[in-house]
RNA sequence: CGCGGGGUGGAGCAGUGGCAGCUCGGCGGGUUCAUGACCCGCAGGCCGGCGGUUCGAUUCCGUCCCCCGCAA
Numbered sequence: 001c002g003c004g005g006g007g008u009g010g011a012g013c014a015g016u017g018g019c020a021g022c023u024c025g026g027c028g029g030g031u032u033c034a035u036g037a038c039c040c041g042c043a044g045g046c047c048g049g050c051g052g053u054u055c056g057a058u059u060c061c062g063u064c065c066c067c068c069g070c071a072a
Base pairs, nucleotide, nucleotide: 002070003069004068005067006066007065010024011023012022013021018055026042027041028040029039030038048064049063050062051061052060
């Protein structure tokens, strides 16, 4: 070089065209004598880059970059 899978908050993952979500973690509050557990709330991502299709793209197409695997 060839083929396949993947890249989405700090971590692990959902999301097959119309508001970007879940769990854990972080912060604040409640509860407790206190800690943990539990309950409520908040912050944190413009979705790997660029281009294209579309009224509209995380989603479809092209190309490039990175990670994992297969074959050689």
Transfer RNA from Akkermansia sp., 72 nucleotides, folded computationally. Rfam family: tRNA. About the family: Transfer RNA (tRNA) molecules are approximately 80 nucleotides in length. Its mean pLDDT, the model's own confidence on a scale to 100, is 84.